[in-house]
Context: one part of a larger RNA
RNA sequence: CGCAGGAAUCCUGAGAAAAGCUGUCUCUAGUACGAGAGGACCGAGACGGACUGACCUCUGGUGUGCCAGUUGUUCCGCCAGGAGCAUGGCUGGUUGGCUACGUCGGGACGUGAUAACCGCUGAAAGCAUCUAAGCGGGAAGCACGCUUCAAGAUGAGGGUUCCCACAGAAGAAUCUGGUAAGGCCCCCGAGAGACCAUCGGGUUGAUAGGCCGGACGUGGACGCACUGCAAGGUGCGGAGCUGACCGGUACUAAUAGGCCGAGGG
Numbered sequence: 001c002g003c004a005g006g007a008a009u010c011c012u013g014a015g016a017a018a019a020g021c022u023g024u025c026u027c028u029a030g031u032a033c034g035a036g037a038g039g040a041c042c043g044a045g046a047c048g049g050a051c052u053g054a055c056c057u058c059u060g061g062u063g064u065g066c067c068a069g070u071u072g073u074u075c076c077g078c079c080a081g082g083a084g085c086a087u088g089g090c091u092g093g094u095u096g097g098c099u100a101c102g103u104c105g106g107g108a109c110g111u112g113a114u115a116a117c118c119g120c121u122g123a124a125a126g127c128a129u130c131u132a133a134g135c136g137g138g139a140a141g142c143a144c145g146c147u148u149c150a151a152g153a154u155g156a157g158g159g160u161u162c163c164c165a166c167a168g169a170a171g172a173a174u175c176u177g178g179u180a181a182g183g184c185c186c187c188c189g190a191g192a193g194a195c196c197a198u199c200g201g202g203u204u205g206a207u208a209g210g211c212c213g214g215a216c217g218u219g220g221a222c223g224c225a226c227u228g229c230a231a232g233g234u235g236c237g238g239a240g241c242u243g244a245c246c247g248g249u250a251c252u253a254a255u256a257g258g259c260c261g262a263g264g265g
Stems, first nucleotide, its partner, number of pairs: 001152001005163007015149003021049007033038001051106005059100004066093005071086006110144003117137004164265001166177004182260004186202005207253003210249005217241002223236005
């Protein structure tokens, strides 16, 4: 821009894509078969491999503004306590998120038409013949069935709901203007994300930050007291601190405002 008014929302599915794998063991059954050795078809089940989708409960990984320990050094006047630098200085743990080495699932089940092939009936050709008329069976393959996209499918589809009997110019088509439903700009953001888009929120508000409470994590803070010559230990005290997590709360910021958008098709 189109889809012959303007919108919101829910669908249909022409078409396209993805998937399509396979092993071992058990039962049937030591049965059929076979002198024996050996050893099934058909059918039923269990457990796997590789591939693949989703997810983070568990097990791990990661963790650069979480917690603790610790070395050297500089500084905060000194002690104590801290901060900076040294690969996050090093070391031990670790929330959210992201992940695999983790978890769950998938290739199932069927239906239809068939291939090679196997048949029934059956003439031409008194026989024979699956074929000439006619009728069956039959593949991991084909079409459906499961999953994804999909009406620019210009062949532009369908349902529901909302807005509409404005103004000016022109004979009319039409043009212009302010609006309706609705949308956008702008702003706060994240289950989203390169940008855009998407999704949530914008005071009639919990959208983000802060604060409060909780969880998780660290693992016993500072200070004081007691004790020990001291390093240290014990008590107050599962203490103190705590990123992303879960709630609450308008304290801060989403204020104010602007634009587009039908005319009875």
Molecule: large-subunit ribosomal RNA, domain VI
Organism: metagenome